């Protein structure tokens, strides 16, 4: 340089074109003399830009991060 895969929450992952969710984290309450455990309950994400379309995390393009082959 080329080609393939890949980017969602603070972590790991879900959502195959119609409300963006789970676990663990994190915050507030309760529980306990006090932490821990455990029960309620909050907050917080689609990598950027364009285009299909009524409607895009989801389908195309461009870029760009990671990763893996080939020169």
């Nucleotide at each position: 340089g080329c080609g393939g895969c890949u980017g969602u929450a603070g972590c790991u992952c879900a959502a195959u074109g119609g409300c963006a969710g789970a676990g663990c984290a994190c915050c507030u309450g309760g529980c306990u003399u006090c932490c821990a455990c455990c029960c309620a309950g909050g907050g917080g994400a689609c990598c950027g830009g364009a285009g299909u379309u009524c409607g895009a995390u989801u389908c195309u393009c461009c870029g760009u991060c990671g990763c893996c082959g080939c020169u």